[in-house]
Molecule: SAM riboswitch aptamer (S box leader)
Organism: rhizosphere metagenome
RNA sequence: UUAUAAAGAAGAGUGGAGAGACUGGCUCAGUGAAACUCUAGCAACCUGACCUGUACCUGUAAAAGGAGAAGGUGCUAAAUCCUGACCCGCGGAUAGCGGGAAGUAUAA
Numbered sequence: 001u002u003a004u005a006a007a008g009a010a011g012a013g014u015g016g017a018g019a020g021a022c023u024g025g026c027u028c029a030g031u032g033a034a035a036c037u038c039u040a041g042c043a044a045c046c047u048g049a050c051c052u053g054u055a056c057c058u059g060u061a062a063a064a065g066g067a068g069a070a071g072g073u074g075c076u077a078a079a080u081c082c083u084g085a086c087c088c089g090c091g092g093a094u095a096g097c098g099g100g101a102a103g104u105a106u107a108a
Base pairs, nucleotide, nucleotide: 001108002107003106004105005104010039011038012037013036014035018028019027020026022084024082025081040076041075042074045072046071056066057065058064080103086100087099088098089097090096
C1' cells in the first nucleotide's frame, strides 16, 4: 500500500492472576487469566498437486471460475465484544439511527 474482518474452529500439560490493543462500558477468569508446550480443528491470504495419467469439477473447447492433499502464516468466548476525535445522510435535536473514515488484527 492492497485485501479481508456478523461465518467458522478446543482439549490436555506446565503455570499461578490476570485477560479481552487503547478510552469508556460490558464481559471472561481459583469450576484456573496471561504466557509457554503438545495434540486437534477452522479457514483459504500465500503456495499448490511431481510421475504412471491431461489430478478433479463447471465449461464443446479455449479463456475463466470452483474445489483442492501436502506446505508457509493466521485463527479457535462474546460482531473487529460494544464504543470512540472527525465526516456524511435521516432527524426539530447537543437524542437516536445508518454509513464512511480513522484505529486495530491478519495476510500478501